A computed fold for a 72-nucleotide RNA from Physocladia obscura, annotated as transfer RNA. RNAcentral holds the sequence, with entries from ENA. The prediction has a mean pLDDT of 83. Taxonomically the source falls in Physocladia (Eukaryota, chytridiomyceta, Chytridiomycota, Chytridiomycotina).
[in-house]
RNA sequence: GUCCGCAUGGCGAAGUGGUACCGCGUCGCUCUCCGGAGGCGAAGGUCAUGGGUUCGAACCCCAUUGUGGACG
Repeated sequence: GUCCGCAUGGCGAAGUGGUACCGCGUCGCUCUCCGGAGGCGAAGGUCAUGGGUUCGAACCCCAUUGUGGACG
């Protein structure tokens, strides 16, 4: 330099056009002699950034940034 993949709550990980799911963690309640175990509940994500397409975009297109890889 060329090409390919990836970027989603604190962490991991789904979601291939119609208001983002789950696990861990965190917080509260409960249980208990105690609670870090069990049960119940809650908070937490402008979906890397900026544009475009569309009635509608995490999803499609372009550029950029970061990261991993292949080739030279």